[in-house]
RNA sequence: AUAUGAAAAAGGCAAACUUACCGAAAGGUAAGGACGCAAAGCUACGAGUCUAAGGUGCUUGCACUAUGACAGUCGGGCUGCCAUA
Repeated sequence: AUAUGAAAAAGGCAAACUUACCGAAAGGUAAGGACGCAAAGCUACGAGUCUAAGGUGCUUGCACUAUGACAGUCGGGCUGCCAUA
C1' cells in the first nucleotide's frame, strides 16, 4: 500500500422508547436507554424517502411545489481503529 472481516483484543457508535429544548412539520440537539453496526465516521453528488411553513392553482380544503430534512435506504466521493493475508 492492497484485499479480507473467521476468531480475538483495545476501544467506538447507538434503533425503538422516555424526558427536556429547538422546529410549521419532517426532523434535530442533550440526557437516559440498547435494536443493532467494521465505517451506524464525514459528505445531499446520483437515485430514493419524508415534510409542505412560504408560494402557486382551484372546486376553499384539497392538489402541486424544497429553498426544509433523512448518511441506521442504495450507490458514489473523502477519511479511519484492530486483526489476518